[in-house]
Molecule: Bacterial RNase P class A
Organism: Desulfuromonadales bacterium
RNA sequence: GAAGUAGUCCAGAUGGCCGCGCUUCCUUCGGGAAUCGAGGAAAGUCCGGGCUCCACAGGGCAUGAUGCUGGAUAACAUCCAGCGGGGGCGACCCCAGGGACAGUGCCACAGAGAGAAGUCCGCCUGCCAGGCGCAGGUAAGGGUGAAAGGGUGAGGUAAGAGCUCACCGGGUCCGUCGGUGACGGCGGAUGCCAGGUAAACCCCAUCAGGAGCAAGACCUAAUAGGGAGGCGUCAAGGGUGGCCCGCCCGUGCCUCCGGGUUGGUCGCUUGAGGCUGUCGGUAACGGCAGACCCAGAUGAAUGGCCAUCGCCCGGGACGGGGUAACCCGUCCCGGGAACAGAACCCGGCUUACGGACUGCUUCAGCC
Numbered sequence: 001g002a003a004g005u006a007g008u009c010c011a012g013a014u015g016g017c018c019g020c021g022c023u024u025c026c027u028u029c030g031g032g033a034a035u036c037g038a039g040g041a042a043a044g045u046c047c048g049g050g051c052u053c054c055a056c057a058g059g060g061c062a063u064g065a066u067g068c069u070g071g072a073u074a075a076c077a078u079c080c081a082g083c084g085g086g087g088g089c090g091a092c093c094c095c096a097g098g099g100a101c102a103g104u105g106c107c108a109c110a111g112a113g114a115g116a117a118g119u120c121c122g123c124c125u126g127c128c129a130g131g132c133g134c135a136g137g138u139a140a141g142g143g144u145g146a147a148a149g150g151g152u153g154a155g156g157u158a159a160g161a162g163c164u165c166a167c168c169g170g171g172u173c174c175g176u177c178g179g180u181g182a183c184g185g186c187g188g189a190u191g192c193c194a195g196g197u198a199a200a201c202c203c204c205a206u207c208a209g210g211a212g213c214a215a216g217a218c219c220u221a222a223u224a225g226g227g228a229g230g231c232g233u234c235a236a237g238g239g240u241g242g243c244c245c246g247c248c249c250g251u252g253c254c255u256c257c258g259g260g261u262u263g264g265u266c267g268c269u270u271g272a273g274g275c276u277g278u279c280g281g282u283a284a285c286g287g288c289a290g291a292c293c294c295a296g297a298u299g300a301a302u303g304g305c306c307a308u309c310g311c312c313c314g315g316g317a318c319g320g321g322g323u324a325a326c327c328c329g330u331c332c333c334g335g336g337a338a339c340a341g342a343a344c345c346c347g348g349c350u351u352a353c354g355g356a357c358u359g360c361u362u363c364a365g366c367c
Base pairs, nucleotide, nucleotide: 001363002362003361004360005359006358007357008356009355010354012309013308014307015306016305017304018303020037021036023034024033025032026031039339043350044349046348047347048346049345050344051212052211053210054209058245059244060243061242063208064207065206066205067204068082069081070080071079072078083097084095085094086093087092098203099202103201104200105197106196107195120142121141122138123137124136125135126134127133128131150168151167152166153165154164155163169193170192171190172189173188174187175186176185177184178183216266217265218264219263226257227256228255229254230253231252237249238248239247240246273292275290276289277288278287279286280285311336312335313334314333315332316331317330318329319328320327321326
């Protein structure tokens, strides 16, 4: 220098003028002042939780999700550290990674055959009708295919075959050592060798009640329907936001109270909060201490213009370095600055997007 790989940070700054929203204060009620005022993704709404309501959520079925181990966490499909497998020369990256002897399905085209199989060619044996014949045996050889029931060699045989044996590969079981564990090392036994596919049905294990801030609560004149509590609790009926059981409502009597929409108020932002320091931990993260308050709109605020500085790009001038290509500095002119806008709140994931910097790897050149 080129190519690559992993990560961190920023999201222009300051000032002036005008404008907008919340809160507080002042007011001559016209307004004025002060403070604060979007994001790393506020986005998609894909997961997980808090919170709220419901018949209080107990059991079963169905359905859905998850699926190596250990840990983190409020929880997770997230994160951290590992294990195993795969890719890359490497830095490094990827994996929904239980079960394919519980059962079923599927495996394009080609091929005889796509899975407790099978004879298309070939090989071997037998037969007679002597042929492009028939019957049987054979998976060793050929052919097809992504894949054809371990591989190489020897024995064996009519020809062959883990049929037998040696070695190699894999599986299962046993022992032992290391590890919390997934798992790994070593040793032994066994011919066990019958493919793949479960983000196909399915089986096993674990988890999940439903709906969502338009949740939900309160305020406001009036009639009816009605609502709340208590007693009682039998039947019909209704509800149970997929179904069943369970459960709840439900006749009547007594007491008390008044509903709904629009609108307004609350919920609403102090929170699994961020920051700094320190301690524990490889880490995710957690403990402790300190100081901090940092949007809360609802026809929905958070903006616009100007100046200076900074950044990037293009052009020009001057100076310096170099044999040169070119590089560095100063100044002038022109242009540019992405993705995107909170709406109950958090933790993630994914997607969109401008720039700066750092570690590491490979290759090439020079010292």